[in-house]
RNA sequence: AGAGUUUGAUCCUGGCUCAGAUUGAACGCUGGCGGCAUGCCUUACACAUGCAAGUCGAACGGUAGAGUAGCAAUACUCGAGAGUGGCGAACGGGUGAGUAAUAUAUCGGAACGUGCCCAGUCGUGGGGGAUAACGUAGAGAAAUUUACGCUAAUACCGCAUACGAUCUAAGGAUGAAAGCGGGGGAUCGCAAGACCUCGCGCGAUUGGAGCGGCUGAUAUCAGAUUAGGUUGUUGGUGAGGUAAAAGCUCACCAAGCCGACGAUCUGUAGCUGGUUUGAGAGAACGACCAGCCACACUGGGACUGAGACACGGCCCAGACUCCUACGGGAGGCAGCAGUGGGGAAUUUUGGACAAUGGGCGAAAGCCUGAUCCAGCAAUGCCGCGUGCAGGAAGAAGGCCUUCGGGUUGUAAACUGCUUUUGUACGGAACGAAACGGCUCUUUCUAAUAAAGAGGGCUAAUGACGGUACCGUAAGAAUAAGCACCGGCUAACUACGUGCCAGCAGCCGCGGUAAUACGUAGGGUGCGAGCGUUAAUCGGAAUUACUGGGCGUAAAGCGCGCGUAGGCGGCGUAACAAGUCAGAGGUGAAAUGCCAGGGCUCAACCCUGGAACUGCCUUUGAAACUGUUAUGCUAGAGUGUCGGAGGGGAUAGCGGAAUUGCUAAUGUAGAGGUGAAAUUCGUAGAUAUUAGCAGGAACACCGGUGGCGAAGGCGGCUAUCUGGACGACAACUGACGCUUAGGCGCGAAAGCGCGGGGAUCAAACAGGAUUAGAUACCCUGGUAGUCCGCGCUGUAAACGAUGGAUGCUAGCCGUUGGGGGGUUACCCCUCAGUGGCGUAGCUAACGCGUUAAGCAUCCCGCCUGGGGAGUACGGUCGCAAGAUUAAAACUCAAAGGAAUUGACGGGGACCCGCACAAGCGGUGGAACAUGUGGUUUAAUUCGAGGCAACGCGAAGAACCUUACCAGGGUUUGACAUGCUCUCUAUGAAUCUCUGAAAGGAGAUUCUUCACUUCGGGUGGGAGAUGCACAGGUGCUGCAUGGCUGUCGUCAGCUCGUGUCGUGAGAUGUUGGGUUAAGUCCCGCAACGAGCGCAACCCUCAUCCUCUGUUGCUAACAGGUUAUGCUGAGCACUCUGAGGAAACUGCCGGUGAUAAGCCGGAGGAAGGUGGGGAUGACGUCAAGUCCUCAUGGCCCUUACAUCCUGGGCUACACACGUGUUACAAUGGUGGUGACAAUGGGUCGCUAACCCGCAAGGGUAUGCUAAUCUCCAAAAGCCACCUCAGUUCAGAUUGCACUCUGCAACUCGAGUGCAUGAAGCUGGAAUCGCUAGUAAUCGUAGAUCAGCACGCUACGGUGAAUACGUUCCCGGGUCUUGUACACACCGCCCGUCACACCAUGGGAGUUGGUUCUACCUUAAGCCGCCCUUAAAAGCGUCCACGGUAGGGUCAAUGACUGGGGUGAAGUCGUAACAAGGUAGCCGUAGGGGAACCUGC
Repeated sequence: AGAGUUUGAUCCUGGCUCAGAUUGAACGCUGGCGGCAUGCCUUACACAUGCAAGUCGAACGGUAGAGUAGCAAUACUCGAGAGUGGCGAACGGGUGAGUAAUAUAUCGGAACGUGCCCAGUCGUGGGGGAUAACGUAGAGAAAUUUACGCUAAUACCGCAUACGAUCUAAGGAUGAAAGCGGGGGAUCGCAAGACCUCGCGCGAUUGGAGCGGCUGAUAUCAGAUUAGGUUGUUGGUGAGGUAAAAGCUCACCAAGCCGACGAUCUGUAGCUGGUUUGAGAGAACGACCAGCCACACUGGGACUGAGACACGGCCCAGACUCCUACGGGAGGCAGCAGUGGGGAAUUUUGGACAAUGGGCGAAAGCCUGAUCCAGCAAUGCCGCGUGCAGGAAGAAGGCCUUCGGGUUGUAAACUGCUUUUGUACGGAACGAAACGGCUCUUUCUAAUAAAGAGGGCUAAUGACGGUACCGUAAGAAUAAGCACCGGCUAACUACGUGCCAGCAGCCGCGGUAAUACGUAGGGUGCGAGCGUUAAUCGGAAUUACUGGGCGUAAAGCGCGCGUAGGCGGCGUAACAAGUCAGAGGUGAAAUGCCAGGGCUCAACCCUGGAACUGCCUUUGAAACUGUUAUGCUAGAGUGUCGGAGGGGAUAGCGGAAUUGCUAAUGUAGAGGUGAAAUUCGUAGAUAUUAGCAGGAACACCGGUGGCGAAGGCGGCUAUCUGGACGACAACUGACGCUUAGGCGCGAAAGCGCGGGGAUCAAACAGGAUUAGAUACCCUGGUAGUCCGCGCUGUAAACGAUGGAUGCUAGCCGUUGGGGGGUUACCCCUCAGUGGCGUAGCUAACGCGUUAAGCAUCCCGCCUGGGGAGUACGGUCGCAAGAUUAAAACUCAAAGGAAUUGACGGGGACCCGCACAAGCGGUGGAACAUGUGGUUUAAUUCGAGGCAACGCGAAGAACCUUACCAGGGUUUGACAUGCUCUCUAUGAAUCUCUGAAAGGAGAUUCUUCACUUCGGGUGGGAGAUGCACAGGUGCUGCAUGGCUGUCGUCAGCUCGUGUCGUGAGAUGUUGGGUUAAGUCCCGCAACGAGCGCAACCCUCAUCCUCUGUUGCUAACAGGUUAUGCUGAGCACUCUGAGGAAACUGCCGGUGAUAAGCCGGAGGAAGGUGGGGAUGACGUCAAGUCCUCAUGGCCCUUACAUCCUGGGCUACACACGUGUUACAAUGGUGGUGACAAUGGGUCGCUAACCCGCAAGGGUAUGCUAAUCUCCAAAAGCCACCUCAGUUCAGAUUGCACUCUGCAACUCGAGUGCAUGAAGCUGGAAUCGCUAGUAAUCGUAGAUCAGCACGCUACGGUGAAUACGUUCCCGGGUCUUGUACACACCGCCCGUCACACCAUGGGAGUUGGUUCUACCUUAAGCCGCCCUUAAAAGCGUCCACGGUAGGGUCAAUGACUGGGGUGAAGUCGUAACAAGGUAGCCGUAGGGGAACCUGC
């Protein structure tokens, strides 16, 4: 210090989440030791038991008992318990319920009190009467209590005295006390003692210290959906009252007081020092420790006392618990332990007063659950340990593996060493020196008593605890876990699972190869702990003081006027509130920081310092702000003059048009639409003409022109009236800016009352459209639209941009005014209104002197999306509704700008048999073939829009074959290796069995190489077992390879540079041109690559060479005829090489370019025709069944062999074809002209037989030689429009061929049979020239099987105006809410499930207020008293009655909202979203929505 997450990617806004630190924690797993801390956060719930406040005999009466002395009485010493009395019990300890100020913190103040303590002064005289204890007698279960009697005091009461006390009328008056203990020289006394003295105590008083009471200022949570509160209330006078000021209380008087700087009310809360976090500012918290407050079962009350309205006191009321003899009584753990309960959760019914402190006491001492210690708990912090060194055969085992190895891993074993901790034994502290005793000095004293201060000596005292610490012994011995390993975030593999089980903090993993689930191995992190959960701060600049924003992301009020408030021009003087400086006081200690020190270190503790940023007092300064005084003119305003304007209000006037009415002309239509219909019209419309009526709106001018604060304002004239601007510089002299509340204005729609009503037109009606059409379109039509008055108060009320002021380049328009000039114009200037643009700003778009720039002031507003501008409450309104304005719940996004694509029923340009123009088909029939479906034991599998469907399959009777039934085999039909045997073996024939495979035999022929001759080596065969073979089993969504497709479309990219924050852009866009990103020109681009083109093959022309098997012009021979022969290679041809075509030439055009048009020449002309050639990529396209291959699966079977069957089924549907429907034809005849190919397990001539398929025989040819081989359309004749002399399906009979075998299931032939079909609906396909159409031929596969496929040639057209439309594609541009990319996205109702919430007749409870009733205890007052009691009065807790406010829970039913893989209806929005969308308002409708303004 940041990171993850919105997107295809980017930048921004913005939320969510994480990494850190922390805790009085809890839970899970685990757990060796020590030190120091901490430990009911929940029910201020209820409490059994024990303890937590007593002490003093030196105040008093007395005394059980023990001891000593004595014979004993008795005396002395010690002394329990009870009582009177004194002091304490108001401290210490606990808790945080209440409390938002009666509190706390800080700093002040004056009108107070004060036991014990300190200092000072004075005094302490003399009397009196009781009472408890106790005794006697009772009551009661008990608690307790009654009567009578005795007695003491430092208990109680007078008298005296009286200061510096109190009161006062200033004369005076009033008010005290107590003794106890020690010692003693003289004197007195019989004694006790008096007396003296010391100490303690007591009384009065002054002062102090400390403590406490009161009071002022400042500060201290949230809510305005709490805006008014208050009647002792605010003040005064008087009185009362208190320790003390005061409405503290009362009487009277006045009517105040508090409040937007937040009163009152409601909710929550003890406050602080501090704690946690943070860089800080802050935020959250207030355990432990310390200060203050409040409380003590709940409520009220007083008493005592120095102090209480009292935790372990009293009285009353209430709830609860306990005892009871039912008559009555007792109690208060929020003290320490402990119990129950609650809860996720928090300890022992321990020891000791040894230390520190407290109470009492003269003291010893007693008491002390304060405290000090121990126990329990990893609750936290800190420290230590669980060993150290060596040790490679890198052991075994585990895990992984590419099978080589890697890793666990020096880790272990093993060897040596050490002994912290623990165990055993031994030693052993500090904390403890005061008080006390002895003694010395000194003070006091009459004193050598006593007491105080100081010194020396000295006895005793330890809960912790035989603990810390030290020593000795043995022995690696006693001691490691937890979480995580997809990214954030350090750390990876295997197996299992298969959207299951599960994980998850966020993003997200899991649907058969999961580093994300579970397990294992390995690794990473921390370590006696580790994780999880909860919580706080941080990160979060995500409430922004430090330190944010508001054009489009959330956010400027619709606009103005203006109050409070905030801010405010230039001088001079004064003051000193703010401000700054110095000094002083305070800011408790602890904590934190720094330094030093003590526990072996640390945590922890101690000492010192700084600090505590604050508050107060005081002394200064006077720049700035402020205040006061006095000036100024630049802000602001006034005045005079001037022009501009749809600024506003009222009244009047005008013409055009629409509509209606009247009259006329006139006749059959008009109107309306995409097309129609509803509608109007023969009762005379529309059209035309004239007149009249009425209402509304004002063409042209008219303009990014004017005016107004905004809404808004448009014919003309008049009246009234507001504002701005310019010029002048006369006047005032800061009079200003902004503006919470407040007041006013405020489009349209809407509402009320009254008018008006021509047009238009929600609603409504009808007609269309449509699947529907509550719409769009049409015909009508009512509110309304208009006016007056009143309400409403909202709009996408927008520049989505609050107001004011100053500053910061320009250029070009335009409106109003002024000035100047060289005056068709130009320059300067003020105020407006527009365009472009610099700096700057901005996330970008953009803004840019009219700022969204640079600054100041003021106001308003925002803080993730949804829920929701909704609910409830309030205010306003006649209503509609407006305004103010949440929460639960839910999501991880929602959003802005820009980028690249894709898409559009957006645009521009261009291309293509894309359309059009043509020709021929398909779709109808029969058949063939493929597919779907169905069927089946099986009908094997794959292919599925184009781009599956005569496709894989260039050929299923067996085989193929993968499928089915049945029968066999199991190292296997096939490969390699190890082991064993043998030397081989191979071929052929036959027999039995069997459906065959297979099994069992027999016969014949044939039989290795090298060699050291032992046998070995190599090769081969067989057998057993093991490794393995095998799989057309799965996954094409794990893959390679190959292929299809867009598309032979013209595109796809890169380097460097430049631009941009960036994704990206540029180049590649633009102007031309091309078949082409082809070329030219221009240009922040310059170049390059893959594509295009060319290079390759073929066809077309020519040349050269070659010359057999080809050819034959010339010559010769021969034949019925034929290159048949000689000969030749000229021609054709063969097949090698070359030439030729390049817009090269001419003209025109174009920009002088690229190119285009025309022409010449040429076999061919503008890529000459055809082919091969397929960029980056798209479709998880196709193929695991060509092949290869990862993973998974089967292994006497999912392998392999065989027989038979199936792939050939058949109500049906589709695709592709063949043949036809006929005369451009059929049949018969005739007979001319091709090309490509194939052939020895072959093609087969010729001849013979058969009607034919074919058969027989035989010849040539391994092919330019022989052969398939006949080409067919052509031509001639007949048929004459018929289901025919068309068509040939189907079926019968008889045959042929192939083959082991034609039944399922081949092809062909002959005869016979002679179906549908007469040109094919919607729709749809191919083709632009040697093409379509038509005609035949050949080949691959193949034993046989071709209407399919692939090639070949023959004959040989028509049409293209053109690019509007359909489809596909390319480029540029535009919109986008799409990016799985329009087969996209997405809205609402309805149905179902769940969740939270609003309303709701009410019901229940809490809290609070008002009025009244009753009123305990008690203080006060009255009355009466010696006193008390009783009685009376005011006040008052609890209680009751009635009525309000408010909060919470619940409630039949009901409203909307949210969420939910696959529901229903539509398609509203996003593209011109198919009617542009949206805002306000009104009406309507299943719904999204529609319609009006």
This is a predicted structure of a 1493-nucleotide RNA (small-subunit ribosomal RNA) from a metagenome. Its mean pLDDT, the model's own confidence on a scale to 100, is 84. The sequence is in RNAcentral, with records from SILVA.